[in-house]
RNA sequence: GAAGCUGACUAGACAGUCGCCGCCCAGCAAUGGGGGGAGGAAAGUCCGGGCUACACAGAGCAGGAUGACGGCUAACGGCCGUACGCUGAAAGUGCUUAGGCAUAUAAGGCGAGGAAUAGGGCCACAGAGACGAGUCGCAUUAAUCUGCUUGCAGAUUAAUCGGGUGAAACGCGGUAACCUCCAUCUGUAGCAAGACCAAAUAGGCUGGCGAUAGCGUGGCUCGCGCUGUCAGCGGGUAGGUCGCUUGAGUUUGUGAGUAAUUGCAAACCUAGAGGAAUGACUGUCACUCAUGCAAAUGAGAACAGAACCCGGCUUAUCGGUCAGCUUCCAUU
Numbered sequence: 001g002a003a004g005c006u007g008a009c010u011a012g013a014c015a016g017u018c019g020c021c022g023c024c025c026a027g028c029a030a031u032g033g034g035g036g037g038a039g040g041a042a043a044g045u046c047c048g049g050g051c052u053a054c055a056c057a058g059a060g061c062a063g064g065a066u067g068a069c070g071g072c073u074a075a076c077g078g079c080c081g082u083a084c085g086c087u088g089a090a091a092g093u094g095c096u097u098a099g100g101c102a103u104a105u106a107a108g109g110c111g112a113g114g115a116a117u118a119g120g121g122c123c124a125c126a127g128a129g130a131c132g133a134g135u136c137g138c139a140u141u142a143a144u145c146u147g148c149u150u151g152c153a154g155a156u157u158a159a160u161c162g163g164g165u166g167a168a169a170c171g172c173g174g175u176a177a178c179c180u181c182c183a184u185c186u187g188u189a190g191c192a193a194g195a196c197c198a199a200a201u202a203g204g205c206u207g208g209c210g211a212u213a214g215c216g217u218g219g220c221u222c223g224c225g226c227u228g229u230c231a232g233c234g235g236g237u238a239g240g241u242c243g244c245u246u247g248a249g250u251u252u253g254u255g256a257g258u259a260a261u262u263g264c265a266a267a268c269c270u271a272g273a274g275g276a277a278u279g280a281c282u283g284u285c286a287c288u289c290a291u292g293c294a295a296a297u298g299a300g301a302a303c304a305g306a307a308c309c310c311g312g313c314u315u316a317u318c319g320g321u322c323a324g325c326u327u328c329c330a331u332u
Base pairs, nucleotide, nucleotide: 001328002327003326004325005324006323007322008321009320010319012285013284014283015282016281017280018279020037021036023034024033025032026031039303043314044313046312047311048310049309050308051190052189053188054187058222059221060220061219063186064185065184066183067182068082069081070080071079072078084111085110086109087108092103093102094101095100114181115180119179120178121175122174123173135163136162137161139160140159141158142157143156144155145154146153147152148151194242195241196240197239204233205232206231207230208229209228213227214226215225216224249268250267251266252265253264254263255262256261287300288299289298290297291296
């Protein structure tokens, strides 16, 4: 320098003016002061949890999920490591019909990864034939039978070898991201969960079952608990407060570990709206690009907006910065 890759960070900063939301302080109030205010994916709703409710009752079956080994984690279908399998370049070199081919694997990427003698299903087209059978051969060997010219011909059975079709055909083949079997795990619903307060109405009408019954937060059975319960029609209310943000939290230093991660110490508090705020303008500086000797001038920004919270995966994406890995070439 070329080619191929991996990971991390960032997503403008500061100040002023005006506007919006929430918290704290003062104030009877008006208002004043102080601090704060949308992401790396907030997205998809695909996994796993925290939390809330269902009885301080569960057990089994069915169903569902995962699948090399070891480790991490609250847990996971996630992450890390080690094997195995598949994939995976440029340059150089060799061949060449000058189209290319080989060298051919490296870093990296992906993996759908237990069982095919428990059983079932499927294997297009081609081929005589695709799961239990079997086509062709002037092939070989053995046995038997028939004919007759007495050692020849034919036929049958068995074994061996070979040919054609095809991914696979004399072998108990392939396939389980087909059913299934094995091992392990697994309650449901979800913040529109739920708790409290206030108010109003019709503790209305009809029908079913009714203790040998009905109901009880996935289905079925058993168990257990309650005493009514289910369906339809009709009427009232839909107001307020909480849940609601201090967390399996972040940052820095240090120890252990190959790593994921984790121990210890210190510092920090970073939206909580409630039909939905987080905005606009100006100036300075930063970054990138273009022009330019320079000074400087101009332009610039994608994907995209929290709604209980967290750990992952997947998808979209304008740029910029940093670190590392593999191979080759040149120079010293």